[in-house]
Description:
A computed fold for a 384-nucleotide RNA from uncultured Amaricoccus sp., annotated as Bacterial RNase P class A. NCBI's taxonomy places the organism under Bacteria, Pseudomonadota, Rhodobacterales, Paracoccaceae, Amaricoccus. The sequence is in RNAcentral, with records from MGnify. The coordinates come from a structure-prediction model, not an experiment, and the mean pLDDT is 75.
RNA sequence: GAUGGCCGGAUGACCGCGGGUCCCUUCGGGGGCACGAGGAAAGUCCGGACUCCAGGGAGAAAUGGCGGCGGGUAACGCCCGCCCGGGGCAACCCGAGGGAAAGCGCCACAGAGAACAGACCGCCCGGGCUUGCCCGGGCAAGGGUGAAACGGUGGGGUAAGAGCCCACCGCGCCGGUGGCAACACAGGCGGCAUGGCAAGCCCCGCCAGGAGCAAGGCCAAAUAGGGGUUCCGCGACGGUGCGAGCCGUCAGGGCGCUCUCGCCCGAGGAACCCGGGUUGGCUGCUUGAGCCCGUCGGCGACGGCGGGCCCAGAGGAAUGGUCAUCGGCCGCCGAUCCGGGCUUCGGCCUGCCGGCGGUGACAGAAUCCGGCUUACAGGCCAUC
Numbered sequence: 001g002a003u004g005g006c007c008g009g010a011u012g013a014c015c016g017c018g019g020g021u022c023c024c025u026u027c028g029g030g031g032g033c034a035c036g037a038g039g040a041a042a043g044u045c046c047g048g049a050c051u052c053c054a055g056g057g058a059g060a061a062a063u064g065g066c067g068g069c070g071g072g073u074a075a076c077g078c079c080c081g082c083c084c085g086g087g088g089c090a091a092c093c094c095g096a097g098g099g100a101a102a103g104c105g106c107c108a109c110a111g112a113g114a115a116c117a118g119a120c121c122g123c124c125c126g127g128g129c130u131u132g133c134c135c136g137g138g139c140a141a142g143g144g145u146g147a148a149a150c151g152g153u154g155g156g157g158u159a160a161g162a163g164c165c166c167a168c169c170g171c172g173c174c175g176g177u178g179g180c181a182a183c184a185c186a187g188g189c190g191g192c193a194u195g196g197c198a199a200g201c202c203c204c205g206c207c208a209g210g211a212g213c214a215a216g217g218c219c220a221a222a223u224a225g226g227g228g229u230u231c232c233g234c235g236a237c238g239g240u241g242c243g244a245g246c247c248g249u250c251a252g253g254g255c256g257c258u259c260u261c262g263c264c265c266g267a268g269g270a271a272c273c274c275g276g277g278u279u280g281g282c283u284g285c286u287u288g289a290g291c292c293c294g295u296c297g298g299c300g301a302c303g304g305c306g307g308g309c310c311c312a313g314a315g316g317a318a319u320g321g322u323c324a325u326c327g328g329c330c331g332c333c334g335a336u337c338c339g340g341g342c343u344u345c346g347g348c349c350u351g352c353c354g355g356c357g358g359u360g361a362c363a364g365a366a367u368c369c370g371g372c373u374u375a376c377a378g379g380c381c382a383u384c
Base pairs, nucleotide, nucleotide: 001384002383003382004381005380006379007378009326010325011324012323013322014321015320017036018035020033021032022031023030024029038362042373043372045371046370047369048368049367050212051211052210053209063208064207065206066205067204068082069081070080071079072078083097084095085094086093087092098203099202103201104200105197106196107195120143121142122139123138124137125136126135127134128133129132151169152168153167154166155165156164170192171190172189173188174187176185177184178183216283217282218281219280220279221278226274227273228272229271230270231269232268235250236249237248238247239246240245252265253264254263255262256261290309291308292307293306294305295304296303297302328359329358330357331356332355333354334353338351339350340349341348342347
């Protein structure tokens, strides 16, 4: 320096809290006993169990997510092993790691030119003259800009050059060998086409119905309102209808200060039942893909077998506080017997030791598991 794992105060006394259990009770409570937060309980980012709703073939569309290969797992976007690419002297680390010769889009600044390219400096040929410039043509090797300049390096070739030609590398295609596979290796052919970005749209493949314990289930109470059944009741007249009833006018009542005016009411009540909401209680609730030890299989993640253990279940929410002793860390002072380093040999610094003072991280269950991520004073172990 790298990687993996573990701990994250200990003991005792006193006071206090929570649910459980046993005993006592004057039914208000009291006492005994054992138990009572984490490695992340956190973020709520993935994957499940469980529950309800929806649909009842399967699927498609839309939307969201994932993306090398093989394995592990209940499952995963997690883990293990491997492959490929990149970084590091190395141990090792990092990678949203399918597709850019289906299409669209974008590529800042700089630069002549940023994707059917381009010529600023420059190189070469010819001509001109005022002899270091101009004109015409050829070139893209060199310089310059840039994250990136239209294959790279070397040689041949040429007026100078250029895959123009050759070798190697890269790229594409073809078959071969090894590997379960990703892929690797060697060979042949092609003269070079195909810049980058998909954490821009998109294409391909795979996965996903929705909501969540405030899910959901049961019980009780009271009040207001709704529905149903039965019984009692339902002013007068007219119209209509088999009927329940409906419509109109009038009586009656209420409001508008009053009115001959306007508006509204103009049949309900009781008992029982039903369903929904509210509040409270019970349940869901903690024994579970559980933890520990041993052994076997596997490189490993993990799995099989045997034995042992029970480890919070509260719910506006308990798991705390004080003191003492020990231990960790930090600072100051002392001593210098012992160890280490430096030395101008005078000493100086430091470890150990003693004393005093200070400090103790991140955080906190809320249905339960498997992960990931993030936070964390200080310390320990193993391997390389």